[in-house]
């Protein structure tokens, strides 16, 4: 850069002392102990093993299902905390003779930005 995944899941003691949740706003956590660092635990299953299915004249390769956890990551507060940019629909404000432009909220839909694998 390219591809998947991101409303599931899973916490203890040490050390230590003021901050964290990527950034901006909001809302959160945290001296009843942040973040970090060590140690032991767990959770998932991306890589990985297996098995069984689709292709195929037959392999292999891809693809889909399911198990499984010994090893590589990676992860253990709230949805990736939440919005932020586009669009769609509903309701409200405002305006007006009567709308539309403007603006606010709720839901959905895709992007943006992250994050983790893999290559």
């Nucleotide at each position: 850069c390219u591809c998947a995944u991101c409303g599931a899941g899973a916490c203890c003691g040490g050390c230590u002392g003021a901050g964290g949740g990527g950034u901006a706003g909001g809302c959160c956590c945290u001296u009843a102990g942040a973040a970090g660092c060590c140690g032991g635990g767990g959770c998932a299953a991306c890589c990985u093993u297996c098995a069984g299915g689709a292709c195929u004249a037959a392999c292999c390769u891809u693809c889909c299902u399911g198990a499984a956890a010994a090893g590589g990551u990676g992860c253990c507060a709230a949805a990736u905390c939440c919005u932020g940019c586009g669009g769609a629909u509903u309701c409200c404000a405002g305006a007006u003779c009567a709308g539309a432009a403007u603006g606010g909220a709720a839901u959905c839909c895709g992007g943006a930005a992250g994050a983790u694998g893999a290559g």
The RNA shown here (SAM riboswitch aptamer (S box leader)) has 119 nucleotides and comes from a marine eukaryotic metagenome. It matches the Rfam family "SAM riboswitch aptamer (S box leader)". Its family is annotated with regulation of gene expression in the Gene Ontology. Rfam describes the family as follows. The SAM riboswitch is found upstream of a number of genes which code for proteins involved in methionine or cysteine biosynthesis in Gram-positive bacteria. Its mean pLDDT, the model's own confidence on a scale to 100, is 83. The sequence is in RNAcentral, with records from MGnify.